[in-house]
RNA sequence: CUUAUCCAGAGUGGUGGAGGGAUCGGCCCUUUGAAACCACGGCAACCCCUGCUCUUCAGAAGGCAGGAAGGUGCCAACUCCGGCGGAGCUUCGGCUCCCGCAGAUAAG
Numbered sequence: 001c002u003u004a005u006c007c008a009g010a011g012u013g014g015u016g017g018a019g020g021g022a023u024c025g026g027c028c029c030u031u032u033g034a035a036a037c038c039a040c041g042g043c044a045a046c047c048c049c050u051g052c053u054c055u056u057c058a059g060a061a062g063g064c065a066g067g068a069a070g071g072u073g074c075c076a077a078c079u080c081c082g083g084c085g086g087a088g089c090u091u092c093g094g095c096u097c098c099c100g101c102a103g104a105u106a107a108g
Base pairs, nucleotide, nucleotide: 001108002107003106004105005104006103011040012039013038014037015036019029020028021027023083024082025081026080041075042074043073046071047070048067049066050065051064052063053062079102085098086097087096088095089094
């Protein structure tokens, strides 16, 4: 940079000792112990593995079903909510929806 996904799911202990939730605003979490690290456990199914199917000269790709050994990832709150643009409704306080930006993860 490209593509896909992001309203589901899953935590305990030890060390540590004040921050954390990307950013800004909000709102939260946190000394009943934050971040980080370690151990063990778990979730999920992107890569992956197995079978079937479609197609083919044969493969691959695609589709379906299943799996979880391995490579990542993840285990408060929808990516915690909003931010920019558009549409609808409105009791004018706001509310709902869509697209995008930004971000995260995977694969290339």
Molecule: SAM riboswitch aptamer (S box leader)
Organism: rhizosphere metagenome